[in-house]
A computed fold for a 72-nucleotide RNA from Actinomortierella ambigua, annotated as transfer RNA.

RNA sequence: GGGAGUUUCGUCUAGUGGUAGGAUACCUGCUUUGGGUGCAGGUGGUCCUGGGUUCGAUCCCCAGAACUCCCC
Numbered sequence: 001g002g003g004a005g006u007u008u009c010g011u012c013u014a015g016u017g018g019u020a021g022g023a024u025a026c027c028u029g030c031u032u033u034g035g036g037u038g039c040a041g042g043u044g045g046u047c048c049u050g051g052g053u054u055c056g057a058u059c060c061c062c063a064g065a066a067c068u069c070c071c072c
Stems, first nucleotide, its partner, number of pairs: 001071007010024004018055001025043006048064005
């Protein structure tokens, strides 16, 4: 220098145009003498950034950023 991929709650991850799910973590309650385990409920997301398309974008298009890989 050229090319490909990834980016979503604190962490890991699902989601092929119609209000973003799960696990874990955290909080509360029950269970226990207490803790842990287990069970129930709850909290937590500008979906990497900026534009564009669309009635509507996590999803499609363009540009950029970070990271990973391949070629030179």
Taxonomically the source falls in Actinomortierella (Eukaryota, Opisthokonta, Mortierellomycetes, Mortierellaceae). Its mean pLDDT, the model's own confidence on a scale to 100, is 81. It matches the Rfam family "tRNA". Rfam classes the family as a transfer RNA. The RNAcentral record of the sequence draws on ENA and Rfam.